[in-house]
RNAcentral holds the sequence, with entries from Rfam. This is a predicted structure of a 93-nucleotide RNA (Glycine riboswitch aptamer) from Halalkalibacillus sediminis. The organism belongs to Halalkalibacillus, within Bacteria.
RNA sequence: AUGACUACAAGGGGAGAGACUGUGGUGAUCACAGCGCCGACGGAGCAAGUACUUAAGUAUGAAUCUCUCAGGCAAAAAGACCUUUGUAUGACG
Repeated sequence: AUGACUACAAGGGGAGAGACUGUGGUGAUCACAGCGCCGACGGAGCAAGUACUUAAGUAUGAAUCUCUCAGGCAAAAAGACCUUUGUAUGACG
């Protein structure tokens, strides 16, 4: 010196669902009330398996699955995930 995996940073791509209704207000989700929805930030739940146990059970146990608490439902913002570049590390050679 090759530079896997991983981490961080920046850039790019990136779905879904009412521009809902009523009242107040000049207007703005600004506020209140009402129904209808979405899941790919976050949050919550669990299988097989594994461990302990004489056993019953207990613990652990993932998600793009499930639930929608929060969040979101024109645009904007956010956005799992993918990708590019850089930096760090250094598997392998």